[in-house]
RNA sequence: AGGCGGAUAGCUCAGUGGUAGAGCGCUUGGUCGACAUCCAAGUGGUCGUAGGUUCGAUCCCUAUUCCGCCUACCA
Numbered sequence: 001a002g003g004c005g006g007a008u009a010g011c012u013c014a015g016u017g018g019u020a021g022a023g024c025g026c027u028u029g030g031u032c033g034a035c036a037u038c039c040a041a042g043u044g045g046u047c048g049u050a051g052g053u054u055c056g057a058u059c060c061c062u063a064u065u066c067c068g069c070c071u072a073c074c075a
Base pairs, nucleotide, nucleotide: 001071002070003069004068005067006066007065010024011023012022013021018055025043026042027041028040029039030038048064049063050062051061052060
């Protein structure tokens, strides 16, 4: 320098055009003599950033930042 993958809730990850979900976590209540377990309710996000396309973008296009991997060059 070129190519590929990734960035979504506190964490691990889904979702691939029509106002974003799961598990774990956290909070409250119930259960128990108490703790754990279990049950119920609640708590959660400017979808990396900036533009563009579209009636509508997490999703499509362009640029860019960061992380990982591969190739090439130099030494």
Molecule: transfer RNA
Organism: Bacteriovorax sp. HI3